Predicted 3D model of a 72-nucleotide RNA (transfer RNA) from a Candidatus Woesearchaeota archaeon. The RNAcentral record of the sequence draws on ENA. Rfam family: tRNA. By type it is a transfer RNA.
Parts: sequence; C1' cells; structure tokens
RNA sequence: CCCAGCAUAGCUCAAUGGUAGAGCGGGUGGCUGUAGACCAUCAGGUUCCCGGUUCGAGUCCGGGUGCUGGGA
Repeated sequence: CCCAGCAUAGCUCAAUGGUAGAGCGGGUGGCUGUAGACCAUCAGGUUCCCGGUUCGAGUCCGGGUGCUGGGA
C1' cells in the first nucleotide's frame, strides 16, 4: 500500500428496513439469624464518527476512525 471481517448497555452478544433486546453485572424489595442462592421489580443506549438513500436506517450506500485477519 491492497483486500476482507468486526464496532450495539459496565462486560459477552442478539436484533427481515417498521417499539433497540437477552444473559451476566448494578439498584430496590421479598426470602434468610447474616450472607450467598432463589424470586419479583427497576435503572442503564447519541447503535464508533460524518454524510447519503428511504415515509421510516442498528440494518442499505459513500467517506473516515479503531481493532483483527489475509496479501504484497
């Protein structure tokens, strides 16, 4: 320098172009002599950035950034 993949909650990951979710973690309550486990419930997101297409974009298109892999 060229090509490809990935980027979504604190972490690991989902999500046909049509309400952004799960598990773990966190808060509160229940249970328990206490804690853990278990049960219930709540909070937590500028979906990496800038544009474009579309009635509507996490998703499609262009550019950029970062990481990973391959090639020269």